[in-house]
Context: one part of a larger RNA
RNA sequence: CUGGGUUUAAAGGGUGCGUAGGCGGCCUGAUAAGUCAGAGGUGAAAGUCUGCGGCUUAACCGUAGAAUUACCUUUGAUACUGUUGGGCUUGAGUCAGGUUGAGGUUGGCGGAAUGUGACAUGUAGCGGUGAAAUGCAUAGAUAUGUCAUAGAACACCGAUUGCGAAGGCAGCUGACUGGACCUGAACUGACGCUGAGGCACGAAAGCGUGGGGAGCGAACAGGAUUAGAUACCCUGGUAGUCCACGCCCUAAACGAUGCUCACUCGAUAUGUGAUCCGUAGGAUUGCGUGUCCAAGCGAAAGCGUUAAGUGAGCCACCUGGGGAGUACGUCGGCAACGAUGAAACUC
Numbered sequence: 001c002u003g004g005g006u007u008u009a010a011a012g013g014g015u016g017c018g019u020a021g022g023c024g025g026c027c028u029g030a031u032a033a034g035u036c037a038g039a040g041g042u043g044a045a046a047g048u049c050u051g052c053g054g055c056u057u058a059a060c061c062g063u064a065g066a067a068u069u070a071c072c073u074u075u076g077a078u079a080c081u082g083u084u085g086g087g088c089u090u091g092a093g094u095c096a097g098g099u100u101g102a103g104g105u106u107g108g109c110g111g112a113a114u115g116u117g118a119c120a121u122g123u124a125g126c127g128g129u130g131a132a133a134u135g136c137a138u139a140g141a142u143a144u145g146u147c148a149u150a151g152a153a154c155a156c157c158g159a160u161u162g163c164g165a166a167g168g169c170a171g172c173u174g175a176c177u178g179g180a181c182c183u184g185a186a187c188u189g190a191c192g193c194u195g196a197g198g199c200a201c202g203a204a205a206g207c208g209u210g211g212g213g214a215g216c217g218a219a220c221a222g223g224a225u226u227a228g229a230u231a232c233c234c235u236g237g238u239a240g241u242c243c244a245c246g247c248c249c250u251a252a253a254c255g256a257u258g259c260u261c262a263c264u265c266g267a268u269a270u271g272u273g274a275u276c277c278g279u280a281g282g283a284u285u286g287c288g289u290g291u292c293c294a295a296g297c298g299a300a301a302g303c304g305u306u307a308a309g310u311g312a313g314c315c316a317c318c319u320g321g322g323g324a325g326u327a328c329g330u331c332g333g334c335a336a337c338g339a340u341g342a343a344a345c346u347c
Stems, first nucleotide, its partner, number of pairs: 004318003007301002012315001014201004021194003025088007033081002035077008048066007091191001092188003095184005103177007110154001114150008125136002162169002206247006215241002220236004258314006266292012296303002320347003329340004
């Protein structure tokens, strides 16, 4: 090097875009670099292997052959790969028409609830719990009504739904904007796939500056519980949660399942297109989302056209447990910390 793996045993990068590289559709001409064949040269000897021989045997030695998987020169072959020329349309993209959606950014608006304030009615409790107490309340609470105001989140619809690369996205509406799908087959003519580095995005928490602050609520305080209770329960409550800008870059970032392409029985439900028959409705054909199964696979659970089946291409990762995602170094960060990432020792 080859050979084994990665849903759950160790192992798929959080996600995309993309550089180098690797790999790459059909027809045809040229070339002959790879490839294949012939010839020649070199590939020292010893050693190795095989045959034969010499010391009584062996070790040892002699002799012949093989091997020396390689390189160079030259003559050919041209299927495949490469290079180059020409062509094609099915891969990929463009275009035209149409469709769907919580896709994104930014403004405006709305109602319910909650808190607070004012006024009114009204009087002794309210609140909370397993039971209580802390707490609030005769300085008039709780409750009810009217008005005002603040911030945050959007009940029902709502779904086993939809959209997005992932993170994620849900009141209504305007503007700007990304993608997907269907039908047509008008255009380009392999423009493709993957992608080490790189770049961008990336929940929550956290950080910086400035706002905002209703509810909730780490820390903290008090009341309970308890042997104790630095908890679970209760009453409060600061950061935070919200907004703008800038960082952080991690998650059970999960389908614990990388991306792309091809192939391999069916059934059923549902979202969204197209075509046809048409009364309800049905049939066919795409693209999604689920469930159940044939073959096959799997240690099993299970997977099963949305594969974990059968193949191809490319990337990432794994190699006993602990030590340890630690130490050191380096890079990034304001910091918190992140990325990369051992060994001794031990079982």
Overview
A computed fold for a 347-nucleotide part of an RNA from an uncultured organism, annotated as small-subunit ribosomal RNA, central domain. Rfam family: Bacterial small subunit ribosomal RNA.